RNA sequence: AGGCGGUUAGCUCAAAUGGCUAGAGCAGUGGUCUCCAAAACCAAAGGUUACAGGUUCAAGUCCUGUACCGCCUG
Numbered sequence: 001a002g003g004c005g006g007u008u009a010g011c012u013c014a015a016a017u018g019g020c021u022a023g024a025g026c027a028g029u030g031g032u033c034u035c036c037a038a039a040a041c042c043a044a045a046g047g048u049u050a051c052a053g054g055u056u057c058a059a060g061u062c063c064u065g066u067a068c069c070g071c072c073u074g
Stems, first nucleotide, its partner, number of pairs: 001073007010026004019057001029043004050066005
């Protein structure tokens, strides 16, 4: 330099063929339980879907550019 894949909650990951208010587990927080804690159970909270544009009635999803990570080729 060229090619391919990836980037979504603090972490690990979902999200049919673009269509309701983007979900789950873990962690953290509150509660129940307990003499106290752990475990278990319950609840709520937590998101600029890497960034900037474009297409569309509608974008996490499609297109373009950029950044970062991994792999391959030279």
Molecule: transfer RNA
Organism: Symploca sp. SIO2G7